[in-house]
Context: one part of a larger RNA
RNA sequence: CUGGGCGUAAAGAGCACGUAGGCGGUUAAUUAAGUCAGAUGUGAAAACCAAGGGCUCAACCCGUGGAUUGCAUUUGAAACUGGCUAACUUGAGGACAGGAGAGGUAAGUGGAAUUCCUAGUGUAGCGGUGAAAUGCGUAGAUAUUAGGAGGAACACCAGUGGCGAAGGCGGCUUACUGGCCUGUAACUGACGCUGAGGUGCGAAAGCGUGGGGAGCAAACGGGAUUAGAUACCCCGGUAGUCCACGCCGUAAACGAUGGGUACUAGGUGUAGGUGGUUUCGAUACCAUCUGUGCCGCAGCUAACGCACUAAGUACCCCGCCUGGGGAGUACGCUCGCAAGAGUGAAACUC
Numbered sequence: 001c002u003g004g005g006c007g008u009a010a011a012g013a014g015c016a017c018g019u020a021g022g023c024g025g026u027u028a029a030u031u032a033a034g035u036c037a038g039a040u041g042u043g044a045a046a047a048c049c050a051a052g053g054g055c056u057c058a059a060c061c062c063g064u065g066g067a068u069u070g071c072a073u074u075u076g077a078a079a080c081u082g083g084c085u086a087a088c089u090u091g092a093g094g095a096c097a098g099g100a101g102a103g104g105u106a107a108g109u110g111g112a113a114u115u116c117c118u119a120g121u122g123u124a125g126c127g128g129u130g131a132a133a134u135g136c137g138u139a140g141a142u143a144u145u146a147g148g149a150g151g152a153a154c155a156c157c158a159g160u161g162g163c164g165a166a167g168g169c170g171g172c173u174u175a176c177u178g179g180c181c182u183g184u185a186a187c188u189g190a191c192g193c194u195g196a197g198g199u200g201c202g203a204a205a206g207c208g209u210g211g212g213g214a215g216c217a218a219a220c221g222g223g224a225u226u227a228g229a230u231a232c233c234c235c236g237g238u239a240g241u242c243c244a245c246g247c248c249g250u251a252a253a254c255g256a257u258g259g260g261u262a263c264u265a266g267g268u269g270u271a272g273g274u275g276g277u278u279u280c281g282a283u284a285c286c287a288u289c290u291g292u293g294c295c296g297c298a299g300c301u302a303a304c305g306c307a308c309u310a311a312g313u314a315c316c317c318c319g320c321c322u323g324g325g326g327a328g329u330a331c332g333c334u335c336g337c338a339a340g341a342g343u344g345a346a347a348c349u350c
Stems, first nucleotide, its partner, number of pairs: 003322004007304002012318001014201004021194003025088004030083002033081002035077008048066003052062003091191001092188002095184005103177007110154001115149007125136002162169002206247006215241002220236004258317006266295012299306002323350003332343004
């Protein structure tokens, strides 16, 4: 480079926005860069191929033709690709009218529970386990009543329910704010898809500075268990978990399945709309759009399975793989306060 691939065998970037680039709807005119046809020149000779000729044959040699699939110039064609011009509305956007939602940020606020403090009642235990012990308790615990403090999380509703690009999001109220869906179809008129670099977002843990600290709990201490027990169980307990600002940039960041468009039997749930029929009404039925599940035909698949939410049938763009180990290591570089992250080999070996 070509080929074959990427759910589970190696392989989809954690996710998005977007630059260059690649690709791109319908109609008409034009152009002639790509494309196609003709002509001319060139494409050295030798070699190669074809039919001949010469050494008695052959190797070898000789001339002729072909080939040299290319390049340049020139003449033409105009379907397709490209350029340019004019137009279109189905793609895309936008307007209007409705709709659902734990989407985001900030402020405020509520009740239950745990813990602690104070006071009352009350007395000898409580707690914990497989059984115990450490632990707490006559300085009055546990239990119970009242009051108070403080932090964190939001029972029921709750649902293969909803929203978000992903990470993720759950008490209530308010303010600001992003996206989505449906209907109408006046408006713009291809404005689109993807996206190397780049930029932003990105669970948990961790880091820096300052707060906060109820519960839980790495480390650590003690009690058990055990042959031992640097564990599992128990009693304690500090970072941390929480808040603000700034870093880190990784996860089985998973649907282990990149994004977009079109097409391809059905059945049955569920969530949000719209239209129609029916009913006094509730409702029921039918149609349709969007999301989310299950089952299943064709087809696909090594099988498992996937199956209009494709892993089916096609096209466009990006990323990635190329035997196991060595190794996501070394070295170099970039980033980071650090931890480390990103990029990423080879020798050797099977």